[in-house]
Context: one part of a larger RNA
RNA sequence: GAAUGAACGUUGGCGGCGUGGAUUAGGCAUGCAAGUCGAACGGGUGUAGCAAUACACUAGUGGCGAAAGGGACAGUAAUGCGUAGAUACGUACCCUCCGGCCUGGGAUAGUCCGUCGAAAGACGGGGUAAUACCAGAUAACGUCUCCGGACCAAAGGUGUGAUUCCACCGGUGGAGCGGUCUACGUCCUAUUAGCUUGUUGGCGGGGUAAUGGCCCACCAAGGCAAUGAUGGGUAGCGGGUGUGAGAGCACGACCCGCGUCACUGGGACUGAGACACUGCCCAGACACCUACGGGUGGCUGCAGUCGAGGAUCUUCGGCAAUGGACGCAAGUCUGACCGAGCGACGCCGCGUGCGGGAUGAAGGCUUUCGGGUUGUAAACCGCUGUCAGUGGGGAGGAAAUCGUAGAGGGUACUCUCUCUAUGUUGACCUAUCCGCAGAGGAAGCAAGGGCUAAGUUCGUGCCAGCAGCCGCGGUAAGACGAACCUUGCUAACGUUAUUC
Repeated sequence: GAAUGAACGUUGGCGGCGUGGAUUAGGCAUGCAAGUCGAACGGGUGUAGCAAUACACUAGUGGCGAAAGGGACAGUAAUGCGUAGAUACGUACCCUCCGGCCUGGGAUAGUCCGUCGAAAGACGGGGUAAUACCAGAUAACGUCUCCGGACCAAAGGUGUGAUUCCACCGGUGGAGCGGUCUACGUCCUAUUAGCUUGUUGGCGGGGUAAUGGCCCACCAAGGCAAUGAUGGGUAGCGGGUGUGAGAGCACGACCCGCGUCACUGGGACUGAGACACUGCCCAGACACCUACGGGUGGCUGCAGUCGAGGAUCUUCGGCAAUGGACGCAAGUCUGACCGAGCGACGCCGCGUGCGGGAUGAAGGCUUUCGGGUUGUAAACCGCUGUCAGUGGGGAGGAAAUCGUAGAGGGUACUCUCUCUAUGUUGACCUAUCCGCAGAGGAAGCAAGGGCUAAGUUCGUGCCAGCAGCCGCGGUAAGACGAACCUUGCUAACGUUAUUC
């Protein structure tokens, strides 16, 4: 000098864009953060109706989602990450192509009755539906194979009407995603020198989607290490960031990719996918409710609270946009996200006025008492209207979806594509323009011995104090304290900490 997720002191007008729990991965009140589908299913409630029925809502069964999105960096020095490769593998939703969608059955929740319980809830009996469950049929370009053969599926819905729309089943290919493996690279320490028995390899099996001591039986005695094994310490890694001419050194906030974690430890279930942040089970610590028998909970989601700390924000608005889940759709949900709020925390921009004005006013400071200086500074005269204030206009962030009408195309169609017209959607922000008033509302901080730009007077008297280094202060201190003046930077200026 540059830099920072900074903090502290003094000061503080406006705006844009960013950014904000770095410490206790400490504990958490409260609300919200994952639902959706009635066009899968029976029932219930309400409304309309004399009724058939229609519409709306929905606890339950069922489907899809909940493995994404969001947070944190505890652990991890290699089961990680980065680069370059490999294959013995998987893949719901999406696309493509080839086929199929037949015949039956038994339950069960909700519900009704009853019992127990403070509650959470549990148990028994009766009865019911399905795209829930089961059996049979069909069976290849699928799977297994000793190559003879054997085996494996399905569901309907909407609608007047379905080979045509939406679903369902088997298979091929794809896309994207994931699993696994290999080589190389990846901090300090030898005041850590030896480490290892499933250890290293083989054969055979088990297990897995899949290779493999991943696991097991048997056999062999190997494997790693001074090119640092093993142990100890520290640490998420990368893209990148800071600095520097570069080489390098230091760092890894925000954003993106990967990994890991979810009160602590362990485990599996479901599923295409988890050993699952707001799922389950067990144990533990902690906290809460209790009728003392027993139950409940997990903010390292968004806000917020206590604690610790030098230190880090609102218990805000909206789904209008982008994206996601579900749904034929309308739409619903979405603390993702978009916005607003707070903080000079950072960067950038703007303003706090402009021109004239000497008798160089008063006052202050100083003086050799003549004066000098503050200083065109003020007063005073003329002008302007940025920003803020106030009133009014106003582009854009919005194009879709959907409805209606029309035209054209796709073999059939309740479907779909293109175009045109019209109607419909903004939480929040506001470019920009016009008007009003009036210099009005807007300047400080640090320094002045040398390094280092800028000095005088008074006070103090090795005291009080200053200080980055050298060093100042013991009676004329340009170095302490104050005043005036000056210098530097400026909505900031200094200090501290840290990196180069």
A computed fold for a 500-nucleotide part of an RNA from a Pirellulales bacterium, annotated as small-subunit ribosomal RNA, 5' domain. The RNAcentral record of the full RNA draws on SILVA. The coordinates come from a structure-prediction model, not an experiment, and the mean pLDDT is 85.